[in-house]
Molecule: transfer RNA
Organism: Planctomycetota bacterium
RNA sequence: GGCCCCGUCGUCUAAUGGUUAGGACACGGCCCUUUCAAGGCCGCAACAGGGGUUCGAAUCCCCUCGGGGUCACCA
Numbered sequence: 001g002g003c004c005c006c007g008u009c010g011u012c013u014a015a016u017g018g019u020u021a022g023g024a025c026a027c028g029g030c031c032c033u034u035u036c037a038a039g040g041c042c043g044c045a046a047c048a049g050g051g052g053u054u055c056g057a058a059u060c061c062c063c064u065c066g067g068g069g070u071c072a073c074c075a
Stems, first nucleotide, its partner, number of pairs: 001071007010025004018055001027043005048064005
C1' cells in the first nucleotide's frame, strides 16, 4: 500500500429503512432488612466524524478517523 471485518450508554449486547434507540451488568436514589448482601421500584447514560440517497438512516452508498485480520512490497 491492496483486500476483508469491526466501531451503539461506564462495560457487554440488541434493534426488517419507520413509536421517545431496547436489555443486562455497573452507578445513583428510594423501599425492604437490626446491619450488610440478596430482592423490589425508579433514575442516569450511547449510534466514531462528515457527506449523499430517501418522506424517513444506527441500518443503504461514498470519504475520513480508529481498531483487528490477511496479502504484497521492503534485504